[in-house]
RNA sequence: GACGAACGCUGGCGGCGUGCUUAACACAUGCAAGUCGAACGGAGAUUGAUCAGGAAGUGCUUCGGCAUGGAGGGAUUAAUUUUAGUGGCGGACGGGUGAGUAACGCGUGAGCAAUCUGUCCUGCACAGGGGGAUAACACUGAGAAAUCAGUGCUAAUACCGCAUGAGACCACGGCACCGCAUGGUGCAGGGGUCAAAGGAGGAAUCCGGUGCAGGGUGAGCUCGCGUCCCAUUAGCUAGUUGGUAGGGUAACGGCCUACCAAGGCGACGAUGGGUAGCCGGACUAAGAGGUUGGCCGGCCACACUGGAACUGAGACACGGUCCAGACUCCUACGGGAGGCAGCAGUGGGGAAUAUUGGGCAAUGGGCGAAAGCCUGACCCAGCAACGCCGCGUGAAGGAAGAAGGUCUUUGGAUUGUAAACUUAUGUCCCAUGGGACGAAAAAAAUGACGGUACCAUGGGAGGAAGCCCCGGCUAACCACGUGCCAGCAGCCGCGGUAAUACGUAGGGGGCGAGCGUUGUCCGGAAUUACUGGGCGUAAAGGGCGCGCAGGCGGCCGAUCAAGUUAGAUGUGAAAGACCCGGGCUUAACCUGGGAGGUGCGUUUAAAACUGGUUGGCUAGGAGUGCAGGAGAGGGAAGUGGAAUUCCUAGUGUAGCGGUGAAAUGCGUAGAUAUUAGGAGGAACACCAGUGGCGAAGGCGACUUUCUGGACUGUAACUGACGCUGAGGCGCGAAAGCGUGGGGAGCAAACAGGAUUAGAUACCCUGGUAGUCCACGCUGUAAACGAUGAAUACUAGGUGUAGGGGGUAUCGACCCCCCCCUGUGCCGGAGCAAACGCAAUAAGUAUUCCGCCUGGGGAGUACGGCCGCAAGGUUGAAACUCAAAGGAAUUGACGGGGGCCCGCACAAGCAGCGGAGCAUGUGGUUUAAUUCGAAGCAACGCGAAGAACCUUACCAGGUCUUGACAUCCCUCGAAGGCUGCAGAGAUGCAGCUGUCCUUCGGGACGAGGAGACAGGUGGUGCAUGGUUGUCGUCAGCUCGUGUCGUGAGAUGUUGGGUUAAGUCCCGCAACGAGCGCAACCCCUACAGUUAGUUAUCAGCGGGUAAAGCCGGGGACUCUAACAGGACUGCCGUGGAUAACACGGAGGAAGGUGGGGACGACGUCAAAUCAUCAUGCUCCUUAUGACCUGGGCUACACACGUGCUACAAUGGCCGGUACAAAGAGAAGCGAAGCUGUAAAGUGGAGCGGAUCUCAAAAAACCGGUCCCAGUUCGGAUCGUGGGCUGCAACCCGCCCACGUGAAGUUGGAGUUGCUAGUAAUCGCGAAUCAGCAUGUCGCGGUGAAUGCGUUCCCGGGCCUUGUACACACCGCCCGUCACACCAUGGGAGUUGGGAGCGCCCGAAGUCGGUGAGGUAACCCGCAAGGGAGCCAGCCGCCGAAGGUGAGACCGAUGACUGGGGUG
Repeated sequence: GACGAACGCUGGCGGCGUGCUUAACACAUGCAAGUCGAACGGAGAUUGAUCAGGAAGUGCUUCGGCAUGGAGGGAUUAAUUUUAGUGGCGGACGGGUGAGUAACGCGUGAGCAAUCUGUCCUGCACAGGGGGAUAACACUGAGAAAUCAGUGCUAAUACCGCAUGAGACCACGGCACCGCAUGGUGCAGGGGUCAAAGGAGGAAUCCGGUGCAGGGUGAGCUCGCGUCCCAUUAGCUAGUUGGUAGGGUAACGGCCUACCAAGGCGACGAUGGGUAGCCGGACUAAGAGGUUGGCCGGCCACACUGGAACUGAGACACGGUCCAGACUCCUACGGGAGGCAGCAGUGGGGAAUAUUGGGCAAUGGGCGAAAGCCUGACCCAGCAACGCCGCGUGAAGGAAGAAGGUCUUUGGAUUGUAAACUUAUGUCCCAUGGGACGAAAAAAAUGACGGUACCAUGGGAGGAAGCCCCGGCUAACCACGUGCCAGCAGCCGCGGUAAUACGUAGGGGGCGAGCGUUGUCCGGAAUUACUGGGCGUAAAGGGCGCGCAGGCGGCCGAUCAAGUUAGAUGUGAAAGACCCGGGCUUAACCUGGGAGGUGCGUUUAAAACUGGUUGGCUAGGAGUGCAGGAGAGGGAAGUGGAAUUCCUAGUGUAGCGGUGAAAUGCGUAGAUAUUAGGAGGAACACCAGUGGCGAAGGCGACUUUCUGGACUGUAACUGACGCUGAGGCGCGAAAGCGUGGGGAGCAAACAGGAUUAGAUACCCUGGUAGUCCACGCUGUAAACGAUGAAUACUAGGUGUAGGGGGUAUCGACCCCCCCCUGUGCCGGAGCAAACGCAAUAAGUAUUCCGCCUGGGGAGUACGGCCGCAAGGUUGAAACUCAAAGGAAUUGACGGGGGCCCGCACAAGCAGCGGAGCAUGUGGUUUAAUUCGAAGCAACGCGAAGAACCUUACCAGGUCUUGACAUCCCUCGAAGGCUGCAGAGAUGCAGCUGUCCUUCGGGACGAGGAGACAGGUGGUGCAUGGUUGUCGUCAGCUCGUGUCGUGAGAUGUUGGGUUAAGUCCCGCAACGAGCGCAACCCCUACAGUUAGUUAUCAGCGGGUAAAGCCGGGGACUCUAACAGGACUGCCGUGGAUAACACGGAGGAAGGUGGGGACGACGUCAAAUCAUCAUGCUCCUUAUGACCUGGGCUACACACGUGCUACAAUGGCCGGUACAAAGAGAAGCGAAGCUGUAAAGUGGAGCGGAUCUCAAAAAACCGGUCCCAGUUCGGAUCGUGGGCUGCAACCCGCCCACGUGAAGUUGGAGUUGCUAGUAAUCGCGAAUCAGCAUGUCGCGGUGAAUGCGUUCCCGGGCCUUGUACACACCGCCCGUCACACCAUGGGAGUUGGGAGCGCCCGAAGUCGGUGAGGUAACCCGCAAGGGAGCCAGCCGCCGAAGGUGAGACCGAUGACUGGGGUG
C1' cells in the first nucleotide's frame, strides 16, 4: 500500500459497487423450461343455426281437453375458446459450484489432404402414388399408493414400402490438373444405393417438407512452446512401444481385437507422493519480480456417491432414463418417492457473509405465422459503513482574554475567538406544490423502479462526531493515583515512592463517519542477488586426481542462415490499465475514440558475431621427437653401521633406578657399572637448508633393478587434438577391523607407587592390544595456504633450488648481466569490514565445477546407499532464542612478558594473638538495654568525657495553639516571697510588687479563637554541604593538525633520566589546562632591627643566696625583616644533553627535615541524628513536660589499649636537666593540719612577671638474689577524702589489709629506615566530678637495609581474552524439580492409492433365439420367408467380498536425547 474480510468503540445523508473464503454438509416450502390447436384425433365450455320432441306458465274449456308458449334436455352442424394425449421444436442454452484434475486441462500459435454441424443465409432440384399401426378414449383386471396389464376403436407434419434422381454416396476402370508423405480436386463412362408433409387463407399468397452444394455459427481431434513443491520418490511400462489385418467412430489413432516384433519413457527429472481448476486480469513493486485467480469476461470440470447407455444436430445430459450404494421421507410392510454446487429460505459448521421482496416496463432467451405464453437470466427494490466516491454536522464578527476545569515558581499560564453575544445564510433535513428521461423506425397502447430523481415555495442553527495516539522509531506533555503490584508492549523496553511508557484528568497530535486491532500478500529485504550477493578469518572450496555426458573454446577463407538484426504481415477477444474526449451538478461510476500490448506464427532481407558444413594455417594453445641435467617421486630385492633390549661368559660389590621430593620396581639367588661374544626387531644421527620430489595423503641409510612425472635447450613432426567436469572410477595420514606372521623399543587399556579434599589425571615403576610385514577392509582429519581448476594481463626489490644464455678470457672457474621453471620474504597500485593479500593475488577479466543463506535443535532423527563391525555418506522437522558471529578499539583482568616504585618483602627492633583490667563491637538478655558506623576505608568510631541533665530509649504521671516562632482579641507590669497537696510536672491559697512611652502603643505575663507550631519519624538509593578511600599514586585531559569508514589513535609512545607526564633527545605533531614541583607555615645557620615580664659578658651596687638593683644590648632568648642552597663551582661518566657519582666550600647538598595542600575520577562509600533540604508519614501524638529506670545488663566471641610476667629490674634515700600549654564561676603560692587523699589559707596572676609545676627516665648510694618473689597488681574488705541537689543501681582519689591470673604467649599478624623505633615523663581540650582514650610537648635514644626471586598495593610499555556489573568476571556438564515439542517402542487403530482372486447389477456389443411378431416379399388362401422382439448364453463391467504387501496419520506401558525455567 492492498483486502469478498472479521473484532472493539462510534455512527448523519446520498451515489456506485460488493456480500458463505468454513460443511462439493443436510435440506421444509414456493418458484427457477416450456411452447405450438395454423401438425393430429378426441374431450369439454360458450354462442349461433337446423331438426325431433315438447316442461312451467298463460288463455279458453263441455273439465275429457284444446290453443298458445317455447324453458331445460337431445341430435346434427357452424363459429369462438380450453387442453390431458399423439406429434414438432426447445429441455446440450441460460443459471450454480470449484469437488476432482499437474492434464493438450488451460494459455499461446499452428494443423485436420482425418472431421461433424439442428435452427439461419444463398443457390440448384423436387414433393407422385400407397400401406399398416398406436396413444388418447371405452371396457375388464391388479395395487394402499406410485403405477401397470389385457381386450377393443381412432388421427396426423407419427411410422413404413414403391416411384422419380438434379444431386449425393459406393465399387470399377480411364483422363487432366495439383500438392505437403499418406494423397487431393475436377471431368466423362456404365453399374448399384438413397428423398419428401402438410397446414392457414375465399384467393393472392404465406408458413412449412425433401435432396444436394456453398456460406455462417458451433463443436471434435492433432501438434510446437509455456504451466507448483518433494530426488529422504530413480528407475517406470504388457495394450506397454511399433507393425499387419480386422472392428469401431462424425473423424485420425492400441480407441478395441487377433497375430508378429521387443520395443517405449527417464537425471533436459520418467514413475511415485503432496498441493491446485487454468487464463484475461487483481494487489504490490522504480523495474525485474513476488503473491493471487473473489466480483466481471473466456475455457474446463462437476451436478447426492459410483457406473452405464438411450434419444438427439448436439449429452453419456443440474431441475431426463436405468443399475448399485449411502441418506431422508411415505407405506396397508407387499412396495414406492427424492436429490437447492438455480432464486429466496432453514438447520448445521464458523470470527464471518443479505429478502421465503417487485416486475417481465427494458435487455436477452425458448416456442409460436401471430396475438401471446414462459423466463428467480435479467431489471429493480430491501438488509449490511463491507469497499470506493461526494456532502454535511455550520459561516463571519466577537477580549472583561468571563465563568468553570487543569497546572503553578502563586506572579501567572492554558483551555481560548473557543463560548456567551451580534449579523447573515440554508447543503442535508421537515412541510407543501409541480414532476421526468429510461418507450421503441407512422400512430396508439405499454414503467416494476416511483410520485423516485429533479424543480419551486416555506420553516428554522434548529436534528447530525467520533476513534486512536502523545518514551524512541513517530507528529504530540503535564498533574494525580499506583509502587516489579495493578498493568503496558510492534521492536527496544517501561512499573521495586517523584513513571512524559501503567490507570485517570487537563492539554496536545493524527485521521474523520469513521478510527483502531487482528489476519493475509507484496514492499522496504541487494535477506535466493536475471536485473542484483557471496565463499582466507563472518555461513560457504569438494581431501586429491583421472575422466563419460554437459558447458565453454586459437588463426585465415568459403558457404548455409539455426541463433542474431531489420522491414512487412496475421494474431495477441471484450472488459481492465494508459492517452484524448463525452454523460450523470462534481467525483466514484458509465461511455466514444486512440495508442500500446515485451509473445507466437508467416514472409522478405542482411551476414559482422555465435553456430552448422567445408577448405586451409602453426607464429603463440596442446601433444610428439631429439639433446641434457636435478630430485627423501613410486614398486621390488638385497646390504650396512650406531643405539636400545635380551641371552651367555668374565671382572666387580651394594646398591641401582626414579622424582619437585619420594615410593612402587630391580638387586647378596650378585643387580647397576664394565669387558667380550651372540640373538632379534624397529628406526636411519651428522649431512639437513621457510632445500628437493609428488595430484593430494605423503616421501629421508646404502646398492641394484623396474617405473611415473616435472624442468631446460632445440624447433624436426601432428595440426586445435584444448579447458572444466554433475554422476562414475581410482588414490587417500592416523586410529580401527579381518586372516596369517613378527614383536627390540615405545605404549591406549590395565596394575602398582606418588600428588591431592578427592585424582578413574598430569609425575614415577611396570605393561597388553597396537605400532612392523603380507593380503583384504574402513574412507575419515584443523585431509589447512582454513584460499577449487585453467588461461591472459597488471610497478619493483631481495634470498634460495634446477637449467640455459651473454660478457670477460688463449680457454675456463669466479665476478657481473639476462631468460625459463620452482620455492620464500618485503612492498606499490588495486582490492578488502578490518586484519591483511599483493605476478605463488584475496588485483583486473573470462570459462567450468563445488558450496553458503540467523543461532540452537544437529551433522542429530527417520529413510536410502556403503561397511564384518566401529561407523561413513546423504540429511530434515517440531520447538526455542534476539541474537549467534567476524575484524578491530578502549579499558579491566591473567597462577603472560619487560621496566620501575612503596616498611611491600627481605634484614632488624618493639609489639599484638596467651594473662588481668580498661574500652568499643557482635551476640544474648531486657520494660528499655535509643540511634548510627560494617573488609582494607566499622569496632578507645560519632562520644573533646551517659550519676540527674545530656537522652533521642523504657515504665508511670500529665498537657493539647502547645516547651519554641509569627499574626488577632481580652485582661494583667513582669517579677518576688510564703503556706498546703503531690515523686515531680502541676494545682490551690495568701502576701508583695505597679515598668517604658512620642499616649497611638511597646516589652513581659495570663486567658481565648484559628491559621499554624513541633517531630533525633522514614527515605544518604531523591539531594546540598561535609568526610573517608584508592593516593601525595603520577597521572587525567583539551584545542588545532595528521592518520583511520569508524570506535579511536597520535600528542601521552620511543632512547635516557627523575621522587615526579621531572627534565633532555628523538618523533606528525604543535601547543595548552588540571595535577607534580615551587610559592605558605614550623624547624636547622648567621645577620639586621627591637630589648620587657626575657637575658647578664664587661662596669657599679647588693644578698645567707639570688639579674636582687643601677646599667648594658655583647650572649642565650623573644619576634619581625631580609639573607642563605641554585647541581652555582671542580672532576668523572653520559650523547657535547638531561642527569648521576665523587669532591670542595658550607649551619645545611642535591625536593635539608616536618606540615598544610589531595588532579580526572572510583566505591548509588559514610552522614536526613551537626546543619540545610524535596517527597512522605504523625497531629489530645511519632509533638511537649515530669519522676524513676535504662544506654553501665553478661554464658560467650572479636577489635583497640593499659599493666605485667621482672635484676638493662623492684623498693628506699639522695640529686640534676625540658618543651609546649592552661588559668577569673579560674590557676591558686608560701605557711599551717592530716600517714595520705585532702583541708585550711589566701599572696600573686587575665600572664615571657603569678600559679598549675614535682618533670620522669637518667645519675649517685643502699637493699632484694631468680622465687609466683621485696615481681605482678586484679579482686575483695574496712576506714576516709573530693565534686555535686544527689555517688544504691553508676564517679574519682587516699590509707590499711587482701594478693588472682601471669614465668614472654599456637596458627597467624601489626608498626617502624633517624632524632625514627623503643622508652620516660609533661600539658591541653571536653569537664561540677570522672581517661589506660584523643590531641600536643619535650627527655634518653638504637638496630638493620645483601637485595627485588617471592607475598601485598601501585605506575608505564607490551601480549592473550569468549571479561565490560569488567576475574568477587564469564562459563561447562551431570544430578534434583516443573513444563513443552520430538525420536524409538510390544502393539492398537484409521485413511487414501495400487495389485491378485471371487461375485457380478444396469447397459453396449456378440451369439442364440424351438417362444412372440402389423407394414416388405412369395402365395388365391392357409401358410412360409426376410426382419425385429422377449428369453437365454458369452466378453467387458460399478458397487461388494477376500488376500498379501507398500505408503500416510493418530495413539501406546516404557525409553532416548533436546528445549525452557
Background
Predicted 3D model of a 1461-nucleotide RNA (small-subunit ribosomal RNA) from an uncultured Caryophanales bacterium. The RNAcentral record of the sequence draws on ENA, Greengenes and SILVA. Its mean pLDDT, the model's own confidence on a scale to 100, is 85. It matches the Rfam family "Bacterial small subunit ribosomal RNA".